This is a predicted structure of a 74-nucleotide RNA (transfer RNA) from a Clostridia bacterium. The source organism's lineage runs through Bacteria, Bacillati, Bacillota and Clostridia. Rfam family: tRNA. Its mean pLDDT, the model's own confidence on a scale to 100, is 80.
[in-house]
RNA sequence: CGGGGUGUGGCUCAGCUUGGUAGAGCGCUUGGUUCGGGACCAAGAGGCCGGAGGUUCGAAUCCUCUCACUCCGA
Numbered sequence: 001c002g003g004g005g006u007g008u009g010g011c012u013c014a015g016c017u018u019g020g021u022a023g024a025g026c027g028c029u030u031g032g033u034u035c036g037g038g039a040c041c042a043a044g045a046g047g048c049c050g051g052a053g054g055u056u057c058g059a060a061u062c063c064u065c066u067c068a069c070u071c072c073g074a
Base pairs, nucleotide, nucleotide: 001073002072003071004070005069006068007067010026011025012024013023020057028044029043030042031041032040050066051065052064053063054062
């Protein structure tokens, strides 16, 4: 320098192909249960999707640029 992959709650990931209210498990908080803890049960909080721009009635999803990490090639 050229090409590919990944980036979504604290962590691990789904959702992208086929645009239409942002989800799961674990963790966290509160309550129940217990002598207490764990386990279990119930409820709840927490992210606008790496960043910017564009298309669209509507973008995590499509297009362009860009950043970080990573792989391949030179």